[in-house]
Molecule: Purine riboswitch aptamer
Organism: Aneurinibacillus migulanus
RNA sequence: ACUACUACAUCUAAAUGACCUCAUAUAAUAUCGGGGAUACGGCCUGAAAGUUUCUACCGAACCGCCGUAAAUGGUUCGACUAUGAGGACAGAUACCUAUGCC
Numbered sequence: 001a002c003u004a005c006u007a008c009a010u011c012u013a014a015a016u017g018a019c020c021u022c023a024u025a026u027a028a029u030a031u032c033g034g035g036g037a038u039a040c041g042g043c044c045u046g047a048a049a050g051u052u053u054c055u056a057c058c059g060a061a062c063c064g065c066c067g068u069a070a071a072u073g074g075u076u077c078g079a080c081u082a083u084g085a086g087g088a089c090a091g092a093u094a095c096c097u098a099u100g101c102c
Stems, first nucleotide, its partner, number of pairs: 008100003016090002019087007026056001029049001031047005041066002050057001058078007
């Protein structure tokens, strides 16, 4: 110096998964058909629209309005889903590679 074997130390790590936060979409929105209730009521169902978008399109509280008729209005708070980004956890005492030492 090289080769083989063994032990130790240091350095380093992806896909992916559920979770949390944020951004975008959509305003949890608006338009119609059929049926239903009636001031102790104000619903049920279907269609189609809206998104470079699958799904969803509701709940609660409060305030109005409708004098018994066929029609509901406003405000506030509360999601899911799709895509992207970030965070922490698992994956991960691993494998490989590199370096040092015995």